Predicted 3D model of a 175-nucleotide RNA (Lysine riboswitch aptamer) from Ornithinibacillus californiensis. The organism belongs to Ornithinibacillus, within Bacteria. The coordinates come from a structure-prediction model, not an experiment, and the mean pLDDT is 78. It was read from a public genome assembly, where an Rfam model found it.

């Protein structure tokens, strides 16, 4: 000087990503329960069990009357594949089984640099919000090219991806 290695440490992106606690709005005068009246046989995803002529589902009136997930604000904390999503497997949940759903764990060297906007789909009580797909921009980083200039940087254009990028110190190999 050059090469190798998901090596080590420390950093940057910014409406940056997660967790916890407290309060609040909404959920909702809803679900559920009780009473009365009407009504007369099933209701619930499929099957069974349970409930039901001691009156189901339902409707009206009156009374009592929640909660969870999600959201906002504040405080605090861990961080920069932070984290999220998909697929597969396992376990648990509910009366049982199956399907579907939810939660947790593991694997996959699967996808995504990041946040927002619009639109579609799904979830959701919801026009809140979340997840995914698509679109056009913005932004950070690196590479390439070009103009300028104080000559290694500004700006512009194109493209790539986080196993990345920047800095430092070391390991090893070669000259």
């Nucleotide at each position: 000087c050059g090469g190798u290695g998901a090596g080590g440490u420390a950093g940057a992106g910014g409406u940056g990503c997660g967790g916890a606690u407290a309060a609040g709005a909404a959920g909702a005068g809803u679900a559920a329960c009780c009473a009365a009246u009407a009504g007369g046989a099933g209701g619930a995803u499929g099957a069974c069990a349970a409930c039901u002529a001691u009156g189901a589902u339902u409707a009206u009136u009156g009374g009592u009357g929640a909660a969870a997930g999600g959201c906002u604000u504040a405080u605090u904390u861990g961080c920069c594949g932070a984290a999220g999503c998909g697929u597969a497997a396992u376990a648990a949940g509910g009366g049982u089984c199956a399907a579907a759903c939810u939660u947790a764990u593991u694997a996959u060297u699967g996808c995504u640099g990041g946040g927002g906007u619009g639109u579609c789909u799904u979830u959701g009580a919801a026009u809140a919000a979340a997840a995914g797909g698509c679109a056009a921009a913005c932004u950070g980083u690196c590479a390439u090219g070009c103009u300028g200039c104080a000559c290694g940087u500004c700006g512009c254009a194109u493209g790539g991806a986080g196993g990345a990028c920047u800095a430092c110190a070391g390991a090893u190999c070669g000259a």